A computed fold for an 80-nucleotide RNA from a Candidatus Rokuibacteriota bacterium, annotated as c-di-GMP-I riboswitch aptamer. Lineage of the source: Bacteria > Bacteria candidate phyla > Candidatus Rokuibacteriota. Of the family's consensus pairs, 100% are formed in the model. Model confidence (mean pLDDT): 86 of 100.
RNA sequence: UCCCGACAAAGGCAAACCUGCCGUGAGGCAGGGACGCAACGCCGCGGGUCAGACGUCGGGCUGACGGCCGGGCUGCCGAA
Numbered sequence: 001u002c003c004c005g006a007c008a009a010a011g012g013c014a015a016a017c018c019u020g021c022c023g024u025g026a027g028g029c030a031g032g033g034a035c036g037c038a039a040c041g042c043c044g045c046g047g048g049u050c051a052g053a054c055g056u057c058g059g060g061c062u063g064a065c066g067g068c069c070g071g072g073c074u075g076c077c078g079a080a
Base pairs, nucleotide, nucleotide: 004078005077012037013036017032018031019030020029021028022027035067041073042072043071045070046069047068048065049064050063051062052061054059
């Protein structure tokens, strides 16, 4: 350094839910709150799911989700 992931250490993140705001909506932001997470950090590249309008009802288009999976990039620690 790489693989790997401890009844190690220092920490970190924050599901559901509640409040406020934004959005047609999926959902997002902030505060509270913790289900959990060794990438539950970042990236919509591939798949998937969800929403919207349309439709000649075959669907494709636009958007959302990174805590659905895969992949890429980066990061703390150092037992077996």